[in-house]
Parts: sequence; structure tokens; C1' cells
RNA sequence: AAAGCAGGCCAGACGGUCGCGGCGCGGUAACGUGCUGAGGAAAGUCCGAACUCCACAGGGCAGGGCGGUCGCUAACGGCGACGCGGCGUGAGCCGACGGAAAGUGCCACAGAAAAAACACAGCCUCGAUGCUCCCUCAAGGAGCAUUGCGGUAACGGUGCAAAGGUGGAGUAAGAGCCCACCGUGGCGCGGGUGACCGCGCCAGCAUGGCAAACCCCGCCUGGAGCAAGACCAAAUAAGUUCCGCUCCCUCACGGGGAAGAGUGGCCCGCUCAAUUUUGGCGCAAGCCGAAGGCGGAACGGGUAGGUCGCUGGAGGCGCCAAGUGAUUGGCGUCCUAGAUAAAUGACCGUCGUCCCGUCUUGACGGGAAACAGAAUUCGGCUUAUCGGCCUGCUUUGGAU
RNA sequence: GCUCACGUAGCUCAGUCGGUAGAGCACUUCCUUGGUAAGGAAGAGGUCACCGGUUCAAUCCCGGUCGUGAGCU
Repeated sequence: AAAGCAGGCCAGACGGUCGCGGCGCGGUAACGUGCUGAGGAAAGUCCGAACUCCACAGGGCAGGGCGGUCGCUAACGGCGACGCGGCGUGAGCCGACGGAAAGUGCCACAGAAAAAACACAGCCUCGAUGCUCCCUCAAGGAGCAUUGCGGUAACGGUGCAAAGGUGGAGUAAGAGCCCACCGUGGCGCGGGUGACCGCGCCAGCAUGGCAAACCCCGCCUGGAGCAAGACCAAAUAAGUUCCGCUCCCUCACGGGGAAGAGUGGCCCGCUCAAUUUUGGCGCAAGCCGAAGGCGGAACGGGUAGGUCGCUGGAGGCGCCAAGUGAUUGGCGUCCUAGAUAAAUGACCGUCGUCCCGUCUUGACGGGAAACAGAAUUCGGCUUAUCGGCCUGCUUUGGAU
Repeated sequence: GCUCACGUAGCUCAGUCGGUAGAGCACUUCCUUGGUAAGGAAGAGGUCACCGGUUCAAUCCCGGUCGUGAGCU
């Protein structure tokens, strides 16, 4: 110098005029005046919490989520460090990274065979038959073809994947059958909190892939969400239809049951719950009603305002300390939007950044400046983003 | 604001323990008719919204993005 890697930061500055939201002060009010007023993602709503309600928040099952290890944290699917695997010359980056000899299931097409398999072509021994040759014939031998019982899985082809790999020895041909190295598994020792790593010994070692298929193991998990919820005001119907329940023992106290409701999946448990009056039939048990009450479903109708929740908080910034780090502790300092159809804007001037053009080379002219915008609040993740700055590091080239 | 569902041919929709995507209407050509409709025969038409991942293989499973619709006071 070029090309890169990682981390962090900025998101034009100042002034003026007009306009808008909030708060304070003055004013009966109109209004005046002072202060203050978007983000790194305010976004997606993907995780985790705070907070509020579901009477209390109990147990089990189902369901859901997470998944290397150790830490950090209020918590997390986040972050840090480390391990393992993959990629890169490297700085570094990426990984839903428990279990496939617990079980079930799937692996299309092709292929012989797709999982405790199989033998298609091929190779080999032996036998049978036929033919040819050696031979005068026989016996015997050799070769070829067909076929049978066997052996084999090296080699061929298929496929994403073919039953450890390479080399040798061995054999009729072959094969972990045997041997060396590599891989795998088990055991022991050592190191590490651990994931795991190193060394040694043993085992020739049939037992693929998929769990972002069911599932198993370990851990976590009640639901809803500020339109949560509380209060005030206003409005209204004691509306219509249908369905269910309205029970039993006792003189009484009392006890048991009960339509249904809550515990927003289910069960148990727990809690709440109208439970009244009366008619007919019947010897009775009981049956059939009526009114009222309670509960459920559907329909119809009303309200469309205000206050609180509402912003000071796991808060920001700086310094010091502990820690490799995430983070934590101490001290100091600061207060930094709270609207409700929703404010945070527009214009002008000067300067700064970048691009283009012109030439008197530092001036002039023109242009550009992103993504986007609070709505209960935090911690993360993900996605979008013009232009630029800083720090550390790597590779290559050059100079000394 | 919060919470859900969906996206497959021009339109309306099927398609799930993952194996190469269909139906009805519409469209094109032919037959039938004097002509049209109906009917019959044949055919064309697909980035399965988009981008990644898991897998040998994705409409399907997982994550993200975009769009559409619904509910909650």
C1' cells in the first nucleotide's frame, strides 16, 4: 500500500421565523410566557420478564418449549468462556451440538439386496452329460459347452446411502480368516469443575441414514393480556324464545345431595350455587303439571365520556475495583416524551460531509444525505438502513 | 395496541404419518348444428407468496420476510 476479519461509534451542526403535544406560572377566559418533546432499530411481535386480573393458586395427566459443558442474569430459545465438528492460507466464521445395540415407522426410482439382508452377472472346487484332442484301444489326462450340489463376496453395475478403509500375507477362488497402519468400541491410568483430551491395554469389530418422524431421557412450564385492570359518570329491559334444575333424611339443630359455575385442555380435589309455594291422579311408593326462583344458549336493545394505571427505572453517563469474559460491586452525577385519532414539523441563512462539472488548483456552479417513526415498561433476538469515523488483528506485496 | 388464521392453475378449492400436484368452472382446438347454446373428444395452463435451513428428496417439517383476512373494548 492493497485485500480482508472482529469490535465499537455517529445518524449533520448552529442561528432565526412560523406551527404542534406535555408541564409550570400569570389570567375568569381568549391568550401570553418559560422549560421540554423519538430510535438504533421506536419495526416484526419471535422469545423472556415486571405489572394486573382470573376467589385461593393445590396434585396428577395431557399439551407446549428447550437440549455440548461451565458460568452470567430477575428471567430467557439471550450473552460470555471453553470443548467437539465443519469452512477459510490466516485474522476468524458457522453449527436446533442429548439418544438410532429402548421400541415403532420411513428410506421413492434404480438395484440381486435398503437392514440382525442377499447372491443377479461373475470367480472357484467337486460331480454328471455331450463334443474335441493326446492315445491302436482301454485306463488316464487336457480343453470347451450345458447342468447340479456347494464355497465366496475381492471385482461389476445401481443408488444419497451397500455392511469398516488401505496395503500385505494367505487361498481352489476368496473373506478381519490372519498381520501392519488408520478408524470404531470397551477398560484402566493421568489432566480438567465439566463437555472433553492424552497415553496404555484389550476386542477383529453384523447391527447404515432420518428424532426440524412418532418416541425415549433430562430440565422448564397455570391462563390471559394495559382494549390487562380499578373508579366515576352516562345509558338500559323487571325484554323475547328454547332448554335444564328446583331433591332427600331429621321433631329440631343439623347433615347429605344438586341444574350449573370457577379453577379457560382433561381428571381428582377445593370453592360457590336457586333449593319456595301450589294443583291433579294414586292406598302407597310415586307420576303429571302451574306460579316463582336459579342456571345455560340464541335473539333483540343501550353506552362509545372522564380519571387512574402512565412513566424515576432490573434507568443513563463517568471513574475505581473484582473477573479471561458475559457481568457484578462501590462512589459521583443527571432526570431524559407521555399523547388518545394521536404532537415531535416546515421555510430561510451560515458552516461541515460526499458526488458531478468547469477552470486561474482552491474557488465557483449544480446535486445528494438512508431505514424509519413512541402508545404499559424493561432484557434480548431477528429484519431494514445513505454515508462515514475509531480501535485491534490477519494475509500478500514493497522499502529499510 | 393485543391475539389468531390463511397464501396451491385466470376464479373457487382439494392434496399430511415427506417420494416429484389434482378437481369443478373458465380458456384453446376439433366433432355435432343452417347458426348458437348444451353435449362429446382432445389439449394447454403452476417459481405450491418469497428467502434460508433439516433431509438423498420439502406444497408438506423448522426459522425468517411479505401480503391478505378475522377477532378482542
Two RNAs folded together computationally: RNase P RNA and transfer RNA, 473 nucleotides in total. Rfam match: Bacterial RNase P class A. From the family's description: Ribonuclease P (RNase P) is a ubiquitous endoribonuclease, found in archaea, bacteria and eukarya as well as chloroplasts and mitochondria. The family's RNA type in Rfam is ribozyme.